[in-house]
RNA sequence: UGCUUAUCGAGAGUGGUGGAGGGACAAGGCCCUGCGAAGCCACAGCAACCGGUUCCGGUAGGAACGUCAGGUGCUAAAUCCUGCCGCAAGGCGAAGAUGAGCG
Numbered sequence: 001u002g003c004u005u006a007u008c009g010a011g012a013g014u015g016g017u018g019g020a021g022g023g024a025c026a027a028g029g030c031c032c033u034g035c036g037a038a039g040c041c042a043c044a045g046c047a048a049c050c051g052g053u054u055c056c057g058g059u060a061g062g063a064a065c066g067u068c069a070g071g072u073g074c075u076a077a078a079u080c081c082u083g084c085c086g087c088a089a090g091g092c093g094a095a096g097a098u099g100a101g102c103g
Base pairs, nucleotide, nucleotide: 001103002102003101004100005099006098007097008096013043014042015041016040017039021032022031023030027082028081029080044075045074046073049071050070051068052065053064054063055062056061079095083092084091085090
């Protein structure tokens, strides 16, 4: 960096550093921000994708456990909102994010 696949209205922040931006991209909206943005560091936390443990099962597979010292991820707002179908409920798509597998 590409492909496949699952998930994305739940959940979880303090301190230090830094010093003006940030919310992926384009535009519009809306919002956060000198009562301190991004980035970086420390500690804490959330979740349970992979791994692990235990149990069930003939197998395929399923369930439980984070008091499980593992690998990632995440910790404002629906992925902040936006497209298409539908009276609505709701459904579908694009892009993106994260995991797992493959190249």

The RNA shown here (SAM riboswitch aptamer (S box leader)) has 103 nucleotides and comes from Geobacter sp. UBA5730. Its mean pLDDT, the model's own confidence on a scale to 100, is 87. It matches the Rfam family "SAM riboswitch aptamer (S box leader)". Rfam's curators write: The SAM riboswitch is found upstream of a number of genes which code for proteins involved in methionine or cysteine biosynthesis in Gram-positive bacteria. Taxonomically the source falls in Geobacter (Bacteria, Thermodesulfobacteriota, Desulfuromonadia, Geobacteraceae).